[in-house]
RNA sequence: CUUAUCAAGAGCGACCGAGGGAUAGGCCCGAUGACGUCCAGCAACCCCUUGUAUUAUACAAGGAAGGUGCCAACUCCUACAGAGUGAUUUUCAUUCUGAAAGAUAAG
Numbered sequence: 001c002u003u004a005u006c007a008a009g010a011g012c013g014a015c016c017g018a019g020g021g022a023u024a025g026g027c028c029c030g031a032u033g034a035c036g037u038c039c040a041g042c043a044a045c046c047c048c049u050u051g052u053a054u055u056a057u058a059c060a061a062g063g064a065a066g067g068u069g070c071c072a073a074c075u076c077c078u079a080c081a082g083a084g085u086g087a088u089u090u091u092c093a094u095u096c097u098g099a100a101a102g103a104u105a106a107g
Base pairs, nucleotide, nucleotide: 001107002106003105004104005103006102011039013038014037015036019029020028021027023079024078025077026076041070042069044068045067046066047063048062049061050060051059052058053057075101080098081097082096083095084094085093086092087091
């Protein structure tokens, strides 16, 4: 950089010791020890098996836990644009859709 996915799932543990949840605005978590590390656990992609279709690639089910990953809150919500609804002060709230940004995997 490209493609795909992001509404589920995961401890009554040990160590550490103060911030953390990407950024901004919110709103949350945290000495009843967060975050991080280890173990445990979860199972998304790669991996293995079977089946279907077939332009050799795609989809579905199952398995394993090897490589990464994950392990509070929908990616915690919003950020840009469009459409709808409600209240009705040209504003506020809310629902949906598509992006942007971010995270993860494979190349």